Bacterial small signal recognition particle RNA from a Planctomycetota bacterium, 98 nucleotides, folded computationally. Model confidence (mean pLDDT): 80 of 100. Of the family's consensus pairs, 88% are formed in the model.
[in-house]
RNA sequence: CAGCCGGACCCCGGAAGUCGGAUACUGCUGAAUCUGGUCAGGCCUUGACGGGAGCAGCCAUAAGGUGGCGUCUGGCGUUCCGGGUCAUCUGGCUGUGC
Numbered sequence: 001c002a003g004c005c006g007g008a009c010c011c012c013g014g015a016a017g018u019c020g021g022a023u024a025c026u027g028c029u030g031a032a033u034c035u036g037g038u039c040a041g042g043c044c045u046u047g048a049c050g051g052g053a054g055c056a057g058c059c060a061u062a063a064g065g066u067g068g069c070g071u072c073u074g075g076c077g078u079u080c081c082g083g084g085u086c087a088u089c090u091g092g093c094u095g096u097g098c
Base pairs, nucleotide, nucleotide: 001095002094003093004092005091006090007089008088010084011083012082013081014080015079016078017076018075019074020073021072022071023070025068026067027066028065029064035060036059037058038057043052044051045050
């Protein structure tokens, strides 16, 4: 220097991973008061029996928050598989020349 076989980079398709966004289902949480229920005490009412409104508490939940799971979707200097390109870099083998 040439040939051959690989690898890296690049492109295409696919799968996974990871970080988000949306959404359905579901668990937990979640309202001093402007949600509901039950309303101790106290308050009002009744001659009385009773009745009434109703704070706290408790229960259930709304908006919201958080987790699980499914689906859709975006990004990635993550990994792998298949295919392509041969301008660049790189490894090996063979041959030739100095």
The gene name in the source record is ffs. It matches the Rfam family "Bacterial small signal recognition particle RNA". By type it is a non-coding RNA gene.